[in-house]
C1' cells in the first nucleotide's frame, strides 16, 4: 500500500441489508422488597450508537471522508 471483519452503557451482545414506538437482552453497579443473616428470586433506577459532513420531515441504520482495533496479502 491492497483486501476482509469490526467499533453500540462500566463489561458483553443484538438491532443496520428493509430509516420511524421510550435503542432490546445478559452481567455489573445503586435503591427497595423478600429473609433470623446471606444467597437465590422479584421490582425500580443510573448509564450507550468511534469522529465529522451530507441526504431526508426523520439517521445506530443510507452516502462520503477520517480515526482506531483485529486478520490476510505483498
Nucleotide at each position: 500500500g491492497c483486501c476482509g471483519a469490526g467499533g453500540u452503557g462500566g463489561g458483553g451482545u443484538a438491532g443496520c441489508c428493509u430509516g420511524g414506538u421510550u435503542a432490546g437482552c445478559c452481567c455489573u453497579c445503586a435503591g427497595g422488597g423478600c429473609u433470623g443473616u446471606g444467597g437465590a428470586c422479584c421490582c425500580u433506577g443510573c448509564g450507550g450508537c468511534g469522529c465529522g459532513a451530507g441526504u431526508u420531515c426523520g439517521a445506530a441504520u443510507c452516502u462520503c471522508g477520517c480515526c482506531c482495533u483485529c486478520g490476510g496479502c505483498c
Molecule: transfer RNA
Organism: Candidatus Caldarchaeum sp.